[in-house]
RNA sequence: CGUUCAUCCAGAGCGGCGGAGGGACAGGCCCUACGAAGCCGCGGCAACCGACCCCCGAGGCACGGUGCCAAUGCCUGAUCGAUGAGCA
Repeated sequence: CGUUCAUCCAGAGCGGCGGAGGGACAGGCCCUACGAAGCCGCGGCAACCGACCCCCGAGGCACGGUGCCAAUGCCUGAUCGAUGAGCA
């Protein structure tokens, strides 16, 4: 990068650096100098995969691997997007 399957109306911050953008894309509509994106520290949410438990249940746990911490994937659209696991 491609592909298959599953999920996407819940949940989760405080500092430091940084400086004007960001919410994938289009049209809207929002967030943002009362400090955007990004990076760092500590914290948290959740439970897809592994481990363990089990009353074997769409079960428990949260140790490991990810992921995530504005708004229903913000709304609509699409041959659209994101995350996890498998396969090539």